[in-house]
RNA sequence: UCUCAUGCAGAGUGGCUGAGGGACUGGCCCGACGACGCCACGGCAACCGGUUGAAGCCAUAGCUCUAAUGCAGGUGCCAAUUCCAGCUCGAAUCGAGUGAUUCGGGAAAAAUGAGA
Numbered sequence: 001u002c003u004c005a006u007g008c009a010g011a012g013u014g015g016c017u018g019a020g021g022g023a024c025u026g027g028c029c030c031g032a033c034g035a036c037g038c039c040a041c042g043g044c045a046a047c048c049g050g051u052u053g054a055a056g057c058c059a060u061a062g063c064u065c066u067a068a069u070g071c072a073g074g075u076g077c078c079a080a081u082u083c084c085a086g087c088u089c090g091a092a093u094c095g096a097g098u099g100a101u102u103c104g105g106g107a108a109a110a111a112u113g114a115g116a
Base pairs, nucleotide, nucleotide: 001116002115003114004113005112006111012041013040014039015038016037020030021029022028024086025085026084027083042078043077044076047074048073049071050069051068052067053066055064056063057062082109087106088105089104090103091102092101093100094099
């Protein structure tokens, strides 16, 4: 960089540090009552791996698919829906020159995992 999958659920204490942080832009938030980050311990989840079971394929081996399990494994995560929107489509309302607001759908972007 590309492909695929996922996101309205869930889960924090202590220590160090000290000014910004929530990707970007706008909004809105968090933050000297110490955020963000780092470390320790704890936790959540179940993407990969493991284990067990069902089904299918199969000559053994094994493969596919599915469910369960948190398992001394590999990641991830522990403010706010991915905090909300950004592009587009639809509906309603308002406005009248192509817009605004609200609601809903899809995409984009970013994030995480798995594969290349």